[in-house]
């Protein structure tokens, strides 16, 4: 130097913090939303979560 493995640590999972738990990646990395389509300056779909829980924005109703 490289290359495997194990512990640890970092990060990452389409819009913000926390906890908890999962999966992924090791800086050449995970990630960076999906359908349609005449590929356009076009049309349509969920969602503040990878999951679940609380909180903060934000939108709807209602009541004092």
């Nucleotide at each position: 130097a490289u290359c495997u493995u194990c512990c640890u640590g970092g990060g990452u999972g389409u819009u913000g913090g926390a906890g908890u738990u999962c999966a992924c990646c090791u800086u050449u990395a995970a990630u960076c939303g999906c359908c349609c389509g005449c590929c356009a300056u076009g049309g349509g779909c969920a969602g503040a979560u990878g999951a679940c829980u609380c909180c903060u924005a934000c939108g709807a109703a209602g009541a004092a």

The RNA shown here (Fluoride riboswitch aptamer (crcB RNA motif)) has 64 nucleotides and comes from Candidatus Sulfotelmatobacter sp. Of the family's consensus pairs, 100% are formed in the model. It was read from a public genome assembly, where an Rfam model found it. The coordinates come from a structure-prediction model, not an experiment, and the mean pLDDT is 77.